């Protein structure tokens, strides 16, 4: 000096499933309770493809379960882009 992985902010894009039924309150909806149906990209868990050490261990998806969460708008939303910050691999 060029500045990887990783993490954080900020804008912007972001899917899928009953505004389900019944009860309490209420003009609706939401919150409680119950009843069933559905979803999968928060989070969490499982296994594996492959990685890394080493002969048993560990990392490991957007797959897999649906514990949560969600199923109108709204909120959130993995994850992609642009911008800024820390970091500091690499040469």
């Nucleotide at each position: 000096a060029c500045g990887a992985a990783u993490c954080c902010u900020g804008c912007g894009g972001g899917a899928g499933a009953g505004a389900a039924c019944g009860g309490u309150c209420c003009g609706c909806a939401a919150c409680c309770c119950g009843u069933c149906g559905c979803c999968g990209a928060a989070g969490g868990c499982g296994c594996a493809a492959c990685c890394g050490g080493c002969c048993c261990c560990g990392g490991a998806a957007a797959c897999g379960c649906u514990c949560a969460g969600g199923c109108a708008a709204a909120c959130g939303g993995a994850c992609c882009g642009c911008a800024g910050g820390a970091g500091g691999a690499u040469g």
About this RNA
The RNA shown here (Glycine riboswitch aptamer) has 91 nucleotides and comes from Tepidamorphus gemmatus. Its mean pLDDT, the model's own confidence on a scale to 100, is 80. RNAcentral holds the sequence, with entries from Rfam.